[in-house]
RNA sequence: CCUGAAUUGGGCGAUGGAGCUCGCCGUAAAUGCCGACCAGGCUAAUGGCUCCUAUCCAGCA
Numbered sequence: 001c002c003u004g005a006a007u008u009g010g011g012c013g014a015u016g017g018a019g020c021u022c023g024c025c026g027u028a029a030a031u032g033c034c035g036a037c038c039a040g041g042c043u044a045a046u047g048g049c050u051c052c053u054a055u056c057c058a059g060c061a
Base pairs, nucleotide, nucleotide: 010025011024012023013022016052017051018050019049020048021047032042033041034040
């Protein structure tokens, strides 16, 4: 350097699935915000980007 075989390539990031990427965790990482922290209220399917699905708003056919 080439070929073959075997083994390994985890999880998490406020509501679903997947790819890429960033960060975090090793039983932890994580579990949104407002409110008298009671009653109740508000945003969001992303940590970020993209696609799909669901939902919401507006317009057109």
Molecule: Fluoride riboswitch aptamer (crcB RNA motif)
Organism: Alicyclobacillus shizuokensis NBRC 103103